[in-house]
RNA sequence: GGAUAUGUAGCUCAGUGGGAGAGCACAUGCUUUGCAUGUAUGAGGUCCAGGGUUUGAUCCCCUGCAUCUCCA
Numbered sequence: 001g002g003a004u005a006u007g008u009a010g011c012u013c014a015g016u017g018g019g020a021g022a023g024c025a026c027a028u029g030c031u032u033u034g035c036a037u038g039u040a041u042g043a044g045g046u047c048c049a050g051g052g053u054u055u056g057a058u059c060c061c062c063u064g065c066a067u068c069u070c071c072a
Base pairs, nucleotide, nucleotide: 001071002070003069005067006066007065010024011023012022013021018055026042027041028040029039030038048064049063050062051061052060
């Protein structure tokens, strides 16, 4: 320099056009003499950035940024 893939909660990830979610972690309650475990509830999000298409975009298109992989 060229090509591919990925970017969503603190972490790992799902979600192919209309409700933003799961597991772990975190907080609180119950359970215990206490801790752990178990259980119930809750908080936590600019869906990488900008633009476009659409009645409507995490999702489709373009550009940029970051990371990974491959070729040279």
Molecule: transfer RNA
Organism: Clarias magur